[in-house]
RNA sequence: GGGGGAGUAUUUCAGCGGUAGAAUGCCGGUCUCCAAAACCGGUGACGAAGGUUCAAUUCCUUCCUCCCCUGCCA
Numbered sequence: 001g002g003g004g005g006a007g008u009a010u011u012u013c014a015g016c017g018g019u020a021g022a023a024u025g026c027c028g029g030u031c032u033c034c035a036a037a038a039c040c041g042g043u044g045a046c047g048a049a050g051g052u053u054c055a056a057u058u059c060c061u062u063c064c065u066c067c068c069c070u071g072c073c074a
Stems, first nucleotide, its partner, number of pairs: 001070007011023003018054001025043006047063005
C1' cells in the first nucleotide's frame, strides 16, 4: 500500500429507515441486628463531518480509532 470486520450507557452486547433497549455498574428505597442476596425506583449512549430522505444509530461519501488477512522493501 491492498482487502475485510468493529465503533451505541461505566462495562458487555441488542437494535439496522419511523419512540434507542437489556444485563452490569452507580444512587435511593423495601427487607435485615448489620451487611450480602432478593425485590422496587432512578441514572446514563448512537466515533467526527457532509450527502440522500418527510424522517438516518440504520443507506452513501470522506476522515478518525481498534482488530484480522495480505503484498513490497529492509